[in-house]
RNA sequence: UUUGACAAAGGCACACCUGUCGAAAGGCAGGGUCGCAAAGCUUCCGGUCUAAAGGAUCUUCCCAGGACAGCGGGGCUACCAACG
Numbered sequence: 001u002u003u004g005a006c007a008a009a010g011g012c013a014c015a016c017c018u019g020u021c022g023a024a025a026g027g028c029a030g031g032g033u034c035g036c037a038a039a040g041c042u043u044c045c046g047g048u049c050u051a052a053a054g055g056a057u058c059u060u061c062c063c064a065g066g067a068c069a070g071c072g073g074g075g076c077u078a079c080c081a082a083c084g
Base pairs, nucleotide, nucleotide: 002082003081004080011036012035016031017030018029019028020027021026034070040076041075042074044073045072046071047068048067049066050065054062055061056060
C1' cells in the first nucleotide's frame, strides 16, 4: 500500500428498560447486546423522519428550521490482523 478470516488485542452498542432534556423527530446518562472492520468524526450531495415559527385550497397539506453519520454517497482521521 492492498485486503478484512464465521478469526482478533482493544473498541462501539439495535430493540427494550430506567432517568433526564425536547413540541416532535430525537439527544444525553445508566442498564442491555441486535449487530458493526470505521457502528470514529463531518449534513457537502441524495434520502428518510419531524414541523413549536410561517403559508395554504385548513379533519389536512406545504414549509423556514430541526433530527438521523446504525439509510446511501462524498470528505477527514485511526487501531488490529493477513498478504506483499

c-di-GMP-I-GGC riboswitch aptamer from an uncultured Woeseiaceae bacterium, 84 nucleotides, folded computationally. It matches the Rfam family "c-di-GMP-I-GGC riboswitch aptamer". The family is grouped with related families in Rfam's "c-di-GMP_I riboswitch clan". Its mean pLDDT, the model's own confidence on a scale to 100, is 86.